[in-house]
RNA sequence: GCGUUUUUAGCUCAGUUGGUAGAGCAGGUGACUCUUAAUCACAAGGUCCAGGGUUCGAGUCCCUGAAGACGCA
Numbered sequence: 001g002c003g004u005u006u007u008u009a010g011c012u013c014a015g016u017u018g019g020u021a022g023a024g025c026a027g028g029u030g031a032c033u034c035u036u037a038a039u040c041a042c043a044a045g046g047u048c049c050a051g052g053g054u055u056c057g058a059g060u061c062c063c064u065g066a067a068g069a070c071g072c073a
Stems, first nucleotide, its partner, number of pairs: 001072007010025004019056001028042004049065005
C1' cells in the first nucleotide's frame, strides 16, 4: 500500500429482510436475615466510533474519515 472484519450501557455481547434500542454481569434502592453473603423484586444507565448522503423513517443501506484485529505484498 491492497483486501477482509470489528466499533451498540461501566464491562462482555445480542439486535433475524430499514419501522419507537435489549440481555447478562457490575453498580444503586428495597425485601428477606440477629448481621453479612446468597436469593428475590424494582428502578436507573445509550445522541449505537465521527461526519455526510438516501428514505416518510437508518444501529441496519451508500460515501468519507478514525481506531483495533487478521491476511496478502